[in-house]
Transfer RNA from a Chloroflexota bacterium, 73 nucleotides, folded computationally. RNAcentral holds the sequence, with entries from ENA. Taxonomically the source falls in Chloroflexota (Bacteria, Bacillati). It matches the Rfam family "tRNA". Rfam links the family to the GO term triplet codon-amino acid adaptor activity.
RNA sequence: ACGGGCGUGGCGCAAUUGGCAGCGCAGCGGCCUCCAAAUCCGCCGGUUGCAGGUUCGAGUCCUGCCGCCCGUG
Repeated sequence: ACGGGCGUGGCGCAAUUGGCAGCGCAGCGGCCUCCAAAUCCGCCGGUUGCAGGUUCGAGUCCUGCCGCCCGUG
């Protein structure tokens, strides 16, 4: 330099054909317990890497850029 993949809560990942952004862990509160842990119940937490574009509507499609990984030279 070229080709491919990925970027979504603190962390690990989903989200079919463009149509309400979810799950687990962590955190907080409760239940239980003599106290705690575990289990169980509930809650909080997201400008979806950045900037534009298309569209009634974009995590998803298009363009540029940034970062990471793999490959070719």